Molecule: small-subunit ribosomal RNA
Organism: uncultured bacterium
RNA sequence: GAGUUUGAUCCUGGCUCAGAACGAACGCUGGCGGCGUGCCUAACACAUGCAAGUCGAGCGUGAAAGUCCCUUCGGGGGCAAGUAAAGCGGCAGACGGGUGAGUAAUACAUAGGUAAUCUACCUUCGAGCUUGGGAUAACCCCGCGAAAGUGGGGCUAAUACCGGAUAAGACCACGUGGCAUACGCUACGAGGUAGAAGGUGGCUUGUAUUUAUAUGAGCUAUCACUUGAGGAUGAGCCUAUGGCCUAUCAGCUUGUUGGCGGGGUAAGAGCCCACCAAGGCUAUGACGGGUAGUUGGUCUGAGAGGACGACCAACCACACUGGGACUGAGACACGGCCCAGACUCCUACGGGAGGCAGCAGUGGGGAAUAUUGGGCAAUGGGCGAAAGCCUGACCCAGCGACGCCGCGUGGGUGAUGAAGGCCUUCGGGUUGUAAAGCCCUGUCAUGCGGAAAGAACAGUCUUGUGGCUAAUAUCCACGAGAUUUGACGGUACCGCAGGAGGAAGCACCGGCUAACUCCGUGCCAGCAGCCGCGGUAAUACGGAGGGUGCAAGCGUUGUUCGGAAUUAUUGGGCGUAAAGGGCGCGUAGGCGGUAAUGAAAGUCAGAUGUGAAAUACUUCGGCUCAACUGGAGAACUGCAUCUGAAACUUCAUAACUAGAGUACGGAAGAGGGAAAUGGAAUUCCCGGUGUAGAGGUGAAAUUCGUAGAUAUCGGGAGGAACACCAGUGGCGAAGGCGAUUUCCUGGUCUGAUACUGACGCUGAGGCGCGAAAGUGUGGGGAGCAAACAGGAUUAGAUACCCUGGUAGUCCACACUGUAAACGGUGAGCACUAGGUGUGGGAGGUGUAAUACCUUCUGUGCCGCAGCUAACGCGAUAAGUGCUCCGCCUGGGAAGUACGGCCGCAAGGUUGAAACUCAAAGGAAUUGACGGGGGCCCGCACAAGCGGUGGAGCAUGUGGUUUAAUUCGACGCAACGCGAAAAACCUUACCUGGGUUUGACAUGGUAGGAAUCCUGAUGAAAGUCGGGAGUGCCCCGUAAGGGGAAUCUACACACAGGUGCUGCAUGGCUGUCGUCAGCUCGUGUCGUGAGAUGUCGGGUUAAGUCCCUUAACGAGCGAAACCCUUGUCUCUAGUUGCCAGCGGGUCAUGCCGGGAACUCUAGAGAGACUGCCGGUGUUAAACCGGAGGAAGGUGGGGAUGACGUCAAGUCCUCAUGGCCUUUAUGAUUAGGGCUGCACACGUCCUACAAUGGCGCGAACAAAGGGACGCAAACUCGCGAGAGCAAGCAAAUCCCAAAAAACGCGCCUCAGUUCGGAUUGCAGGCUGCAACUCGCCUGCAUGAAGCCGGAAUCGCUAGUAAUCGCGGGUCAGCAUACCGCGGUGAAUGUGUUCCUGAGCCUUGUACACACCGCCCGUCAAGCCACGAAAGUGGGGGGCAUCCGAAAGCGCUGUGCCAACCGUAAGGAGGUAAGCGUCUAAGAUGAACUCCGUGAUUGGGACUAAGUCGUAACAAGGUAGCCGUAGGGGAACCUGCGGCUGGAUCACCUCCUUU
Repeated sequence: GAGUUUGAUCCUGGCUCAGAACGAACGCUGGCGGCGUGCCUAACACAUGCAAGUCGAGCGUGAAAGUCCCUUCGGGGGCAAGUAAAGCGGCAGACGGGUGAGUAAUACAUAGGUAAUCUACCUUCGAGCUUGGGAUAACCCCGCGAAAGUGGGGCUAAUACCGGAUAAGACCACGUGGCAUACGCUACGAGGUAGAAGGUGGCUUGUAUUUAUAUGAGCUAUCACUUGAGGAUGAGCCUAUGGCCUAUCAGCUUGUUGGCGGGGUAAGAGCCCACCAAGGCUAUGACGGGUAGUUGGUCUGAGAGGACGACCAACCACACUGGGACUGAGACACGGCCCAGACUCCUACGGGAGGCAGCAGUGGGGAAUAUUGGGCAAUGGGCGAAAGCCUGACCCAGCGACGCCGCGUGGGUGAUGAAGGCCUUCGGGUUGUAAAGCCCUGUCAUGCGGAAAGAACAGUCUUGUGGCUAAUAUCCACGAGAUUUGACGGUACCGCAGGAGGAAGCACCGGCUAACUCCGUGCCAGCAGCCGCGGUAAUACGGAGGGUGCAAGCGUUGUUCGGAAUUAUUGGGCGUAAAGGGCGCGUAGGCGGUAAUGAAAGUCAGAUGUGAAAUACUUCGGCUCAACUGGAGAACUGCAUCUGAAACUUCAUAACUAGAGUACGGAAGAGGGAAAUGGAAUUCCCGGUGUAGAGGUGAAAUUCGUAGAUAUCGGGAGGAACACCAGUGGCGAAGGCGAUUUCCUGGUCUGAUACUGACGCUGAGGCGCGAAAGUGUGGGGAGCAAACAGGAUUAGAUACCCUGGUAGUCCACACUGUAAACGGUGAGCACUAGGUGUGGGAGGUGUAAUACCUUCUGUGCCGCAGCUAACGCGAUAAGUGCUCCGCCUGGGAAGUACGGCCGCAAGGUUGAAACUCAAAGGAAUUGACGGGGGCCCGCACAAGCGGUGGAGCAUGUGGUUUAAUUCGACGCAACGCGAAAAACCUUACCUGGGUUUGACAUGGUAGGAAUCCUGAUGAAAGUCGGGAGUGCCCCGUAAGGGGAAUCUACACACAGGUGCUGCAUGGCUGUCGUCAGCUCGUGUCGUGAGAUGUCGGGUUAAGUCCCUUAACGAGCGAAACCCUUGUCUCUAGUUGCCAGCGGGUCAUGCCGGGAACUCUAGAGAGACUGCCGGUGUUAAACCGGAGGAAGGUGGGGAUGACGUCAAGUCCUCAUGGCCUUUAUGAUUAGGGCUGCACACGUCCUACAAUGGCGCGAACAAAGGGACGCAAACUCGCGAGAGCAAGCAAAUCCCAAAAAACGCGCCUCAGUUCGGAUUGCAGGCUGCAACUCGCCUGCAUGAAGCCGGAAUCGCUAGUAAUCGCGGGUCAGCAUACCGCGGUGAAUGUGUUCCUGAGCCUUGUACACACCGCCCGUCAAGCCACGAAAGUGGGGGGCAUCCGAAAGCGCUGUGCCAACCGUAAGGAGGUAAGCGUCUAAGAUGAACUCCGUGAUUGGGACUAAGUCGUAACAAGGUAGCCGUAGGGGAACCUGCGGCUGGAUCACCUCCUUU
């Protein structure tokens, strides 16, 4: 920086990702080289080999093989060889190498101290190096033992051991002086104590002999040795400071703290001991527990930090586990010793041996980590005089892409953009200059050839100079020359050769995040870091093509830092998101007013020392570059010391008065405690009056009452609480405090002076106070009232409502210690605009009024700046700063468990984790919703009229049935709907029959014109035949050929599908709704979503218009424009009309004519709130009126905004995808869609007299008509039939309108109502009327007497009622679409139901209340707690036992060196005892971990059960604390809170 909470927004907040790193591991893949690196786990166990030896110039011994010579053939001798080999002795095995178990301080780092110390080898300077002695191993002999080993006897040497001499100096004590001071250091003096070892070389010289040997003496060189003083190096000890977690570890400690005196050590010290004292450590975290080697550094990070401590380097610790010492300069010793233990091995069972956390290697563990390699050539180490030997240190090689770095896998050219693949809109695109082809190059690998550096010392030989020396010997130092030494390795490097030849993968492609398509799959298989993909069109799964990224690697997993300001020092917060302690007093601590002097702890400056090297940084070099590596520099931000400065902090001293306090005057108050007193009311008791009810509720009932209630009057008892005053008024730290009076008492405010002189602020622990409920004891008990009982309500009602009622509420004393203990806002101080109320003081002005001004202190509201995520806060801060305290770090689990403390109990306080989720949350926005509010509209209700629901029938649907009863439509908005017509057809369904390029389209080939007639068979489709027929156009004389349309046959591309998906779609449609809304541009406001506009006041049918206004405008809707109807005018006058004129008829516009009227159909006019009055804001508009055919949209229609419902339709049509292709296509016959116990919707007809029937006789409109309407006439009771005029229609026909009207009959009944059903007989249409049409006649004459709950339509030419026509159609209409006739009632309202609109409010809803959501129960799974117990670990305590070793004592046994003639002594030693103690045993506790029948809650899990607690006033407002109760959410009581809606009132504020 990004993703992720939301419909969207801002914030808070967690989770996740992109980066870097790694001693890594795993998956796929793998060409070369360089440099590094490689058991992180079992400090598990180890076979085998090697890893520490060396010195003959310390010492005594001393082989053999082999070979040569001799031989008596048995053997002997020489060389090998003084070699190998042990042994005595010296030095080194305390280094080097490994590991990190232990260790939180006996460690480490840094800085110091050591006047409290040691230091082999090395080095410098001194002094010495003399004289004696006794043993012992090896060796030989004899034993024991399986072995390991060991005993006894005998011999021998030393640089082994011991004694004596020697002391410059050292050490010890003493004396004197100097210095320093806690002990001390030092100079001088005299006294005492302690020492040694020789080896090798050279020269000179003596002696002895076997004359080249032995042995002396001297000198000298060198290596050793002794003793000192120094140095260097290394080590010991001490001090300060620093660096982990845990307080659910709060007290720890008896050698503990100190002292005196001893012991001990190289050295200080309780290090050890005896005695004395009672100390020491701790909230600045002792003690305990957990974890851990520490550091230089490494990784990360801008830094500060955080994490880590592989490799390399420094220190420490350890060496099978535990204990112990010995030797030594150095160890309490990795490859030494002793003991104990575990384990392994050998054994003759008696006893022995061993320690890879050295290098390799093995087993085991594990995700995982290498060769039983070469060499001492180099570097380094040990020994040695040296040569040299040893060296798994080291140098190299091997294995591993484990990491870093470098190189390569080719380069150029090459378009028919090849083939193939993939995609495709079928055109093409892409792979792709990629390939092929052509021209080149030769790194690496391969082969051959050449070929470095790492080698320098040292040694040896020759030689030069110098030194030592008596010396030209030797020896030493420095040179010169020669000679000799390479594991790696014939390696690096170089050259040549051939040929593009041998060398590319991995991950990803939904967003974050660079990269997209096809196929398969179908909530399956699977993916996934987070969000999330997958339920038939998946860029998210699997494959492919293509692409992106990195590349000999690439991904994944794990871990660390970063991002994370997500522990915030740099650099966060706490009103509502997590977070202010319930409140005060006060301890430690932190912080602290003004001016001065001094000090110099902090602070600042300079200097010095140190801060190892390596690393990192800068720079210059070396490997061809780089990694890697060499040199130099800077740095190492630290610590210490010294010198200085003095502003600030600090400390000290002496001051000041502005903070704080004291004294004095005045003031208000429900501040607290105690006592006394008072009146109203409730209840109860007594008495009177009085009578049938009272009480209670939504309505009731339980209850009380004729035994006299309720009501009312009088009297009395008792307890509790104190109306009005009363007020966002007062007081108090908070909880809290309210009648009156008295007493005691705390705090506050104000005024003016004096005094004290920083006495202050905060406050971890601590102490105190602390509503209600609750607890204990004792009182009290009127009312109220958990529990409980009863009555209601209810599906239930453990509730809400009612009647009762106990704890309790009250008092005293004691406990409890919590609340939404809230202003959800810790305390203190200072600063920063105003305005306006109110309580308490003081001062001033002033009519001397209830007024005004100033000021202090409380308490409210509004508001600027500022702050805030926003809401809001705003001198009473949530602003700006300082000081101190408390608290927070995702949600849940959980304020739970365990542990501690407190409590009589209830419980409180402190307070986790496993596991689980990707959110939880705050504020605000837009919607939606509310059993919230306001306004308003609609046949929404009301007022009416008529229906439906009951009957029969029609029709549609469900259901059922069926071979099939084709399909769709399902609340309104499916159900007389698609269907404006199912007998066949339609038809999609079913059963059979036959068919396959097909019933239909385009294309090919062949043939035939087309077409018509006809036979057989069959249910038909079809199948098999026969015959007639040869047209049109073009070329051509003709023959013949070609073509168009059409038919047949064949083959293949394809056709076809009412098959699926309306949730892939287009189009069309329904609905909200003809409701008045829905938006935009610019501007403005807001961080933003958004708001404003569009709100408000009026008004309207209307977001219609007006006014106001941070809005101004605009668009889609509304309106208007369009059609129709209502009035008039003009024009026109046939088929329509006929007033006037004429003619004619029984009669009729019938005729002449007319153009007036009706009408027809064109064009116009008219209506606009235009006019008047009133209301209103002077507006818009409304009300009334005039005129007018019509008046406020005149009536009706068409017209349907943004959108909603994944609404409907793939079966109108179109269409993606899927499926089918001798079938899901097409064809045919028959059947079905009409089946029928039943249920529903919509109609029709009725139930009758406002009627039915009969007779008579009026008045329409709008339509239709040629495959048609059909007059008239005739026949038939009729349906209809026959014949047939007229009419393609203002002409003819359908066509009769009906209700109405007149007259008559019927007289209230299942009827002269009603017509179903059924029978018979007919008619019509049609191939066909059985399933299954309509009509007629006769006969039959069912239910039904106005319809329960419920429900529908309608506001005027409307409802109701009456008929007429049309479409569909061969036929079939109670349906649908139209037409006219007759023609009402009621309302002028908005309380309610329903729907819609606007504003506002609440919200935990946004799939939007058909929402969300809580708890028990049941099921599964997971982790955790408790639990009778049980198993194991840990460290202490007590007792017992007690190895080895040291020390002490003893030492009668034993013993070479010294003394002694000897005896013996000195000294030593075996052995014994004591002390201490490892391991072990036992006991009682503590603590940690595992396990545990059962049990407890918790978390999670598409569709389980019961209710509905919460969110809206959530239907009883919710929540907090507490107590009781209940299947459960919960209910109820008491007190508290607003984080409650609504209405009313009060108060305050703002504006006018």